This is a predicted structure of a 350-nucleotide part of an RNA (small-subunit ribosomal RNA, central domain) from a metagenome. The RNAcentral record of the full RNA draws on SILVA. It matches the Rfam family "Bacterial small subunit ribosomal RNA". Rfam links the family to the GO terms structural constituent of ribosome and ribosome.

Context: one part of a larger RNA
RNA sequence: CUGGGCAUAAAGGGCGUCUAGGCGGAUAGGUAAGUCGGUUGUGAAAUCCCUCGGCUUAACCGAGGAACUGCAGCCGAUACUGCCAGUCUUGAGGACGAGAGGGGAGAGUGGAACUCCUGGUGGAGCGGUGAAAUGCGUAGAUAUCAGGAGGAACGCCGGCGGCGAAAGCGACUCUCUGGCUCGUUCCUGACGCUGAAGCGCGAAAGCCAGGGGAGCGAACGGGAUUAGAUACCCCGGUAGUCCUGGCCGUAAACGAUGAGCACUAAGUAGUGGCGGUUUCGAUGUCGUCACUGCCGUAGCUAAUGUGUUAAGUGCUCCGCCUGGGGAGUAUGGUCGCAAGGCUGAAACUC
Numbered sequence: 001c002u003g004g005g006c007a008u009a010a011a012g013g014g015c016g017u018c019u020a021g022g023c024g025g026a027u028a029g030g031u032a033a034g035u036c037g038g039u040u041g042u043g044a045a046a047u048c049c050c051u052c053g054g055c056u057u058a059a060c061c062g063a064g065g066a067a068c069u070g071c072a073g074c075c076g077a078u079a080c081u082g083c084c085a086g087u088c089u090u091g092a093g094g095a096c097g098a099g100a101g102g103g104g105a106g107a108g109u110g111g112a113a114c115u116c117c118u119g120g121u122g123g124a125g126c127g128g129u130g131a132a133a134u135g136c137g138u139a140g141a142u143a144u145c146a147g148g149a150g151g152a153a154c155g156c157c158g159g160c161g162g163c164g165a166a167a168g169c170g171a172c173u174c175u176c177u178g179g180c181u182c183g184u185u186c187c188u189g190a191c192g193c194u195g196a197a198g199c200g201c202g203a204a205a206g207c208c209a210g211g212g213g214a215g216c217g218a219a220c221g222g223g224a225u226u227a228g229a230u231a232c233c234c235c236g237g238u239a240g241u242c243c244u245g246g247c248c249g250u251a252a253a254c255g256a257u258g259a260g261c262a263c264u265a266a267g268u269a270g271u272g273g274c275g276g277u278u279u280c281g282a283u284g285u286c287g288u289c290a291c292u293g294c295c296g297u298a299g300c301u302a303a304u305g306u307g308u309u310a311a312g313u314g315c316u317c318c319g320c321c322u323g324g325g326g327a328g329u330a331u332g333g334u335c336g337c338a339a340g341g342c343u344g345a346a347a348c349u350c
Stems, first nucleotide, its partner, number of pairs: 004321003007304002012318001014201004021194003025088003029084003033081002035077008049065006091191001092188003095184005103177007110154001114150008125136002162169002206247006215241002220236004258317006267294011299306002323350003332343004
């Protein structure tokens, strides 16, 4: 290089956006670069192959032929690809009219619960567990009422329901803002798909600076349990969890399933539109588009399963795999304040 693969066996990049590149709709024309045919030249000799011949044979050697799968010129072919100029509307985008939504950012507001503070009532316990103890409490706790303060999270609605590229998003109001769907088929006329690099986003934990700190709570202290108990249980409790700005860039970042397009049985449920019909409407029913589930035919699969949301049938582009351990280690490079990330071997061994 050829090949076989990537849900669970090794293997889909965490996600997006875009550059180069690769690939690309319908139709008619030109060109003839790719492509195909013919022809000419060249493709040294030796070697390889074929046929003869020379050493007693062979190896070896000699002669002739073929071949040298290539390159160039010329003459042709024009289906496909490319290029040039043109046309088209179904791909793509736009316009107009509707619609749903925890999509994002900022500001403000609210109630429940909790803790703390102040005051009232009250008077011996409370709390906690398997049982206890540490702990709190006559300096008046727990309980209860009133007032005040603070921080964090938003019960019910809530749903295999919605939105987002993913991470993720859930009280209410306002402002700013992204995407999506449906309908009309009015406009542009292939403007498309994918995407190495690059750039951006990226849970939690962690880091830097400044704030904040109710509850929870690594570390830590104490009480239990136990043979021990550096745990599980209990009482405390710092960082952290929260906010602002800046880093980090990882994950079972999972559907363990890359993106796009097309095609291929039914059934059933939900969400958001539109249309027909039921005299209008509600409602029912039928159809259609987008999305979310269940079930299942064919097919696929080692099986489990999957099955119009494919893991079926095809095409395009990217990423990745190639026995286990050593090892996501060493080394070099690069990024980071650090923690560490990315890239990433070999010896040896089974």